This is a predicted structure of a 74-nucleotide RNA (transfer RNA) from candidate division TM6 bacterium JCVI TM6SC1.
RNA sequence: GGGCCUAUAGCUCAGUUGGUUAGAGCACUCCGCUGAUAACGGAGAGGUCAGUCGUUCAAGUCGACUUAGGCCCA
Numbered sequence: 001g002g003g004c005c006u007a008u009a010g011c012u013c014a015g016u017u018g019g020u021u022a023g024a025g026c027a028c029u030c031c032g033c034u035g036a037u038a039a040c041g042g043a044g045a046g047g048u049c050a051g052u053c054g055u056u057c058a059a060g061u062c063g064a065c066u067u068a069g070g071c072c073c074a
Base pairs, nucleotide, nucleotide: 001073002072003071004070005069006068007067010026011025012024013023019057028044029043030042031041032040050066051065052064053063054062
């Protein structure tokens, strides 16, 4: 220098080939249970879906560029 892949909650990930509210597990907070802790049960908080622009009535999803990480070739 060229090609490909990945980026969604604090962490690990899903999101059904664009459609009505963005979700799960763990972790966190509160409550219940207990003599107490753990486990268990209930409730809650936490996201501008890496960034910018574009396509579309509508974008986490499609396109371009940028950034970061990974792999291959030279």

Record summary: The organism belongs to Vermiphilus pyriformis, within Bacteria. It matches the Rfam family "tRNA". Gene Ontology term of the family: triplet codon-amino acid adaptor activity. Rfam classes the family as a transfer RNA.